[in-house]
RNA sequence: GGGCCUGUAGCUUAGCCUGGAUAAAGCGUCCGCCUUCUAAGCGGAAGACCGUGGGUUCGAAUCCCUCCAGGCCCG
Numbered sequence: 001g002g003g004c005c006u007g008u009a010g011c012u013u014a015g016c017c018u019g020g021a022u023a024a025a026g027c028g029u030c031c032g033c034c035u036u037c038u039a040a041g042c043g044g045a046a047g048a049c050c051g052u053g054g055g056u057u058c059g060a061a062u063c064c065c066u067c068c069a070g071g072c073c074c075g
Stems, first nucleotide, its partner, number of pairs: 001074007010027004020058001029045005051067001053065003
């Protein structure tokens, strides 16, 4: 230098191919119930506008382009 893959709550992922909109789940955190206490169990709550910046569209996490970060391969 070239090619490919990945980037979504604190963590791990789903959703992306087939655009429809309040972005889902588990763990974790907080509150309560239960318990002598803790753990476990049960109930509830908060938390991401989707790596950056643009474009297309009535509408973008999803399609297109640029850049950034990480990984793999080729030279």
Source information
The RNA shown here (transfer RNA) has 75 nucleotides and comes from a Candidatus Woesearchaeota archaeon. The coordinates come from a structure-prediction model, not an experiment, and the mean pLDDT is 82. Rfam family: tRNA. By type it is a transfer RNA. The organism belongs to Candidatus Woesearchaeota, within Archaea. The RNAcentral record of the sequence draws on ENA.